[in-house]
Context: one part of a larger RNA
RNA sequence: UGUUGGCUGCCUGAGGGAAAGGUGGUUCUAGUACGAGAGGAACGAACCGCCGGUGCCUCUAGUCUAUCGGUUGUCCGACAGGGCAUUGCCGAGCAGCCACGCACCAAGGGAUAAGGGCUGAAAGCAUCUAAGCCCGAAACCCGUCCUGAAAAUAGGCAGCCAGUCCCUUCGGGGACAAGGGCUCCCCUAGAAGAGGGGUUUGAUAGGCUAGGGAUGUAAGCACCGAGGGUUCUCCCGAGGUGUUUAGUCCGCUAGUACUAACAG
Numbered sequence: 001u002g003u004u005g006g007c008u009g010c011c012u013g014a015g016g017g018a019a020a021g022g023u024g025g026u027u028c029u030a031g032u033a034c035g036a037g038a039g040g041a042a043c044g045a046a047c048c049g050c051c052g053g054u055g056c057c058u059c060u061a062g063u064c065u066a067u068c069g070g071u072u073g074u075c076c077g078a079c080a081g082g083g084c085a086u087u088g089c090c091g092a093g094c095a096g097c098c099a100c101g102c103a104c105c106a107a108g109g110g111a112u113a114a115g116g117g118c119u120g121a122a123a124g125c126a127u128c129u130a131a132g133c134c135c136g137a138a139a140c141c142c143g144u145c146c147u148g149a150a151a152a153u154a155g156g157c158a159g160c161c162a163g164u165c166c167c168u169u170c171g172g173g174g175a176c177a178a179g180g181g182c183u184c185c186c187c188u189a190g191a192a193g194a195g196g197g198g199u200u201u202g203a204u205a206g207g208c209u210a211g212g213g214a215u216g217u218a219a220g221c222a223c224c225g226a227g228g229g230u231u232c233u234c235c236c237g238a239g240g241u242g243u244u245u246a247g248u249c250c251g252c253u254a255g256u257a258c259u260a261a262c263a264g
Base pairs, nucleotide, nucleotide: 005161006160007159008158009157010156011155015147016146017145018144021051022050023049024048025047026046027045028044034039052105053104054103055102056101060099062097063096067092068091069090070089071088072085073084074083075082076081094251108142109141110140115135116134117133118132163176164175165174166173167172182264184198185197186196187195204260205259206258207256208255209254210253211252212250213249214248215247220243221242222241223240224239227236228235229234
């Protein structure tokens, strides 16, 4: 652009694509069939693995340059609080991302190959084949998954707006309507586009509060304190205890219009 008004939502499925599956062991069958014995199956059923694929993060584990704590050197005069040194180094670590973790990944049907057969003539017999018919494989076609109204026979269902106004050189152009886009606030969505949510008739993001979680008991103050100093009863003092299951922080959850979704 087309699909013979425009639009929104949900479908159908002609057609296209694929490897999403592959493989082993054990037990029962069964010490059975078979076999003199030695030995020793199968059909079928159940269970457990390995490789591969897809998805996920409850558990286990890894990472976690969010965060919390410890600590060395140095600097900000000291304390407190910080900067730099690979995140300075170290101990933990939620969310997220992940595997070493978790879940799932057919059966069946159809038509057949080689092959096995039935009936059966040519050829009074025989013969799976000549007519006809029944079976038969990880391969083929379905089943399963993805895509797919541009499938020109251009599909279906439901709903919304609907034909008006202005200009015109009469070819057309513009406005409104349903609806959509941009802008704006965002996302477990994302290379850019795209996708999804919200926009005050609002919990979309931030803030705050609460819950939950991480770290591990903050600062200040009080007391104790090995010892040292000393003007002789005061000063210094690593550290410890209490206040304190503290303090700090949070990409999570909920609540709450405080901030921004205004105006276009």
Predicted 3D model of a 264-nucleotide part of an RNA (large-subunit ribosomal RNA, domain VI) from Methanothermococcus okinawensis. The organism belongs to Methanothermococcus, within Archaea. Its Rfam family is "Archaeal large subunit ribosomal RNA". Its mean pLDDT, the model's own confidence on a scale to 100, is 84.